RNAcentral holds the full RNA, with entries from ENA. This is a predicted structure of a 270-nucleotide part of an RNA (large-subunit ribosomal RNA, domain VI) from a Patescibacteria group bacterium. Rfam family: Bacterial large subunit ribosomal RNA.
Context: one part of a larger RNA
RNA sequence: CGUAAGGAUACUUGAAGGGGAGUUCUCUUCAGUACGAGAGGACCUAGAGAAACGAACCUCUGGUGUUCCGGUUGUCCUGCCAAGGGCAAGGGCCGGGUAGCUAUGUUCGGAAUGGAUAAGCGCUGAAAGCAUCUAAGUGCUAAGCCAACCUCAAGAAUAAGUAUCCCUGUAUCGCAAGAUACUGAAGGCUGGUCGUAGACUACGACCUUGAUAGGCGCAGUGUGUAAGAUCCGUAAGGAUUUCAGCUAAUGCGUACUAAUAGCCAAUCGG
Repeated sequence: CGUAAGGAUACUUGAAGGGGAGUUCUCUUCAGUACGAGAGGACCUAGAGAAACGAACCUCUGGUGUUCCGGUUGUCCUGCCAAGGGCAAGGGCCGGGUAGCUAUGUUCGGAAUGGAUAAGCGCUGAAAGCAUCUAAGUGCUAAGCCAACCUCAAGAAUAAGUAUCCCUGUAUCGCAAGAUACUGAAGGCUGGUCGUAGACUACGACCUUGAUAGGCGCAGUGUGUAAGAUCCGUAAGGAUUUCAGCUAAUGCGUACUAAUAGCCAAUCGG
């Protein structure tokens, strides 16, 4: 820019085509049957499991989790005690760990089916009175091919469909067709608060008619019993108050803070 000569929002269809997937093994049953002198030992059918691979996810099992909690050495600092903070090659070291991310964890997948075939096996059957799967005609059959399964896809120019929303004006010029200006709907864009998104962009949520982020409250989770005080001990230390204190990214609630505002856009009767 186009998609019927209005403007939009949401959800679909799937032509032609593209991409993905397509695996294998073991065990049970049939059956110690068919077959075979015996030794041995099936097809087919039905069922169960596993490996590798792939996709999604984080309830469980774990990992990470650069400061969420605790312990601890050396040294310096906050005047000292106590309590804390800094540094130790960019977490000092150590024990744990929320969200997120993640695999070794969890769930699921390969299938079934149809069509046309390959090699192969046939039926009918002449040339060639016989024979012959082939010459005419016709059947069966593969993990392979085409569909089917998952996915992309209406710029598929024959440019698809469905539902819903908005307007049906005003002024000037003009005989009219029309032109210009205004109005500014639904909706969109910029801007802002952000994240289930993310290199940027895009995508998605929200913008006071508001829970979008922060703060705050409660809860959860993690750590593991704070500080202060009292008691016991010469002291290191221990006990009680106290399953305390603190608690990131989690859940719910709450307008306290920040989401100010601006622009585009129809009116031809479609």

Lineage of the source: Bacteria > Bacteria candidate phyla.